RNA sequence: GGGCGUUUAGCUCAGUGGAAGAGCGUCCGUUUCACACGCGGAAGGUCGGAGGUUCGAAUCCUCCAACGCCCA
Numbered sequence: 001g002g003g004c005g006u007u008u009a010g011c012u013c014a015g016u017g018g019a020a021g022a023g024c025g026u027c028c029g030u031u032u033c034a035c036a037c038g039c040g041g042a043a044g045g046u047c048g049g050a051g052g053u054u055c056g057a058a059u060c061c062u063c064c065a066a067c068g069c070c071c072a
Base pairs, nucleotide, nucleotide: 001071002070003069004068005067006066007065010024011023012022013021018055026042027041028040029039030038048064049063050062051061052060
C1' cells in the first nucleotide's frame, strides 16, 4: 500500500428498512434472625464519527476512525 471482518447498555452478544432487546452485572422491593439463592420491578443506549438514499436507517451507500486477520 491492497483485500476482508468487527464496532449496539458496565461486560458478552442478538436485532438485515417501521425506530432497540436478551443474559450477566447494578439498584429497589419481596423472602430470611441475617446473608446467599429464588421471585417481582427499575435505572442504564446521540447503535464508533460525519454525510447521503428513503415517508422512515442500528440495518442500504460513501468517507473517516479504532481493533483484528490475510496479501504485498
Record summary
A computed fold for a 72-nucleotide RNA from a Pseudomonadota bacterium, annotated as transfer RNA. Taxonomically the source falls in Pseudomonadota (Bacteria, Pseudomonadati). RNAcentral holds the sequence, with entries from ENA. It matches the Rfam family "tRNA". Gene Ontology term of the family: triplet codon-amino acid adaptor activity. Its mean pLDDT, the model's own confidence on a scale to 100, is 84.